Record summary
A computed fold for a 73-nucleotide RNA from a Verrucomicrobiia bacterium, annotated as transfer RNA. Lineage of the source: Bacteria > Pseudomonadati > Verrucomicrobiota > Verrucomicrobiia. Its mean pLDDT, the model's own confidence on a scale to 100, is 81. Its Rfam family is "tRNA". The family's RNA type in Rfam is transfer RNA. Rfam links the family to the GO term triplet codon-amino acid adaptor activity.
RNA sequence: GGCCCCGUAGCUCAGGGGAUAGAGCGGAGGUUUCCUAAACCUUAGGUCGGGCGUUCGAAUCGCCCCGGGGCCG
Numbered sequence: 001g002g003c004c005c006c007g008u009a010g011c012u013c014a015g016g017g018g019a020u021a022g023a024g025c026g027g028a029g030g031u032u033u034c035c036u037a038a039a040c041c042u043u044a045g046g047u048c049g050g051g052c053g054u055u056c057g058a059a060u061c062g063c064c065c066c067g068g069g070g071c072c073g
Stems, first nucleotide, its partner, number of pairs: 001072007010025004018056001027043005049065005
């Protein structure tokens, strides 16, 4: 330098044009218990890496850039 994959909550990840953007773990509050753990209930937390474009509508499609990984030279 070329090609491919990935980037969504603190972490691991789902979601592949129309849902209020979700799950598990973690965080906070509560119930229970002599206390802790476990269990159960409630709850907060998101520029969907950035920009531009396509579209009535973009996390999702296209282009460029940034970051990570792999293969080739």